[in-house]
This is a predicted structure of a 375-nucleotide RNA (Bacterial RNase P class A) from a Dehalococcoidia bacterium. A source record names the gene rnpB. Its Rfam family is "Bacterial RNase P class A". It is annotated as a ribozyme. Rfam links the family to the GO terms ribonuclease P activity, dimeric ribonuclease P complex and tRNA processing. Its mean pLDDT, the model's own confidence on a scale to 100, is 78. NCBI's taxonomy places the organism under Bacteria, Bacillati, Chloroflexota, Dehalococcoidia. The model forms 96% of the base pairs in the Rfam consensus.
RNA sequence: CAAGCAAGCCGGGUGGCCGCCGUUUCGGGGCAUUCUUGCCCUGAGAGGGAGGAAAGUCCGGGCUCCAUCGGGCGAGGUGCUGGGUAAUGCCCAGGAGGGGCGACCCUACGGACAGUGCCACAGAAACACACCGCCACGGCCUGGCUGUGGUAAGGGUGAAAAGGUGAGGCAAGAGCUCACCAGCGGUUGAGUGAUCAGCCGGCUAGGCAAACCCCACCUGGAGCAAGACCAAAUAGGAGGACCACAAGGAUGCCCGUCCAGUGUCCUCGGGUUGGUCGCUCGACCCUGUCGGCAACGCCAGGGCUAGAUAGAUGGCCACCAGCCUGACCAGAAAUGGUCCGGCUACAGAACCCGGCUUACAGGCUCGCUUGGUCC
Numbered sequence: 001c002a003a004g005c006a007a008g009c010c011g012g013g014u015g016g017c018c019g020c021c022g023u024u025u026c027g028g029g030g031c032a033u034u035c036u037u038g039c040c041c042u043g044a045g046a047g048g049g050a051g052g053a054a055a056g057u058c059c060g061g062g063c064u065c066c067a068u069c070g071g072g073c074g075a076g077g078u079g080c081u082g083g084g085u086a087a088u089g090c091c092c093a094g095g096a097g098g099g100g101c102g103a104c105c106c107u108a109c110g111g112a113c114a115g116u117g118c119c120a121c122a123g124a125a126a127c128a129c130a131c132c133g134c135c136a137c138g139g140c141c142u143g144g145c146u147g148u149g150g151u152a153a154g155g156g157u158g159a160a161a162a163g164g165u166g167a168g169g170c171a172a173g174a175g176c177u178c179a180c181c182a183g184c185g186g187u188u189g190a191g192u193g194a195u196c197a198g199c200c201g202g203c204u205a206g207g208c209a210a211a212c213c214c215c216a217c218c219u220g221g222a223g224c225a226a227g228a229c230c231a232a233a234u235a236g237g238a239g240g241a242c243c244a245c246a247a248g249g250a251u252g253c254c255c256g257u258c259c260a261g262u263g264u265c266c267u268c269g270g271g272u273u274g275g276u277c278g279c280u281c282g283a284c285c286c287u288g289u290c291g292g293c294a295a296c297g298c299c300a301g302g303g304c305u306a307g308a309u310a311g312a313u314g315g316c317c318a319c320c321a322g323c324c325u326g327a328c329c330a331g332a333a334a335u336g337g338u339c340c341g342g343c344u345a346c347a348g349a350a351c352c353c354g355g356c357u358u359a360c361a362g363g364c365u366c367g368c369u370u371g372g373u374c375c
Stems, first nucleotide, its partner, number of pairs: 001371005007365004012320007020049002023046010051346001055357002058355005063223004069256005075219005080094005095109001096107004110214002115212002117208003131155002133151008163181006182204001184201007227277004237268006248259002284303005290297002321344004326339005
């Protein structure tokens, strides 16, 4: 210098004028009110006001309601090991397999010896029957045809054909024997564990569970349009079940427990579509010591950072910054300067939080890998 890998951050700035939403202080006016105080209008100040993804709604929760809480079945989810977390299908660190020269990256990664099922076509044959072939002994008849027996090394088919390579051996062959390797089993050692390594051994008939299934662990349902309260209005509606050993009541089914007298529920119909709360102090954010490989955790100190409701942070002007095309100048080039013009990403909270996934013009920083050049 070039090409890469992995991680973090910014993503327009400044000034002026006008305009929005909330909180709060002071003043003026009005209404209600026993007081306290509350509400409305208005003036002057102070402070605050979208995101790293607010997106997708793919997960996990907090919270609210279903009167309570146990068990079983069913249904669904996850799937190597250990740790983190409120929790997860997430994060961290490892293991195994695979990709890459490498930094690094990917994995739907438990079980095929519980059972069932599938492997089309081709091929002799797909839990396994020899098509071609090779060998031995014959028969016929001669450069071949055929019978019996042996064979699965060679060829063919296929995604896959009785472990692979090599040597010996054999009538010809075969783990038949041996060496090395893969797999499987046993054993010893290391490790919390997944696993890894050494030694020994019969030699070895598959793949698919992202097929049904088995095993381990997890799970009640609905959701802020949850729910609580106020005001107002209507039809003081209609019908039905049950009587404490009953029906019904947790939103898949069953069992148990429990509920209750102005009773507990079910069905149909009508009215209300107004307002307040929920609504932002949180498993919160920032900094630091310590512990831990890390994710993260304890402790100490500091901070309060939207709460809207047809839904608020916008408009105009000027200058600057960055990027891009073109022209000109300097330069061997890289590059630097000037001018004209254009552009400045993805994208907007709606109960909140933790993740994952997706989108993103341009720019900055740290670490590492490979190649080249120079010293």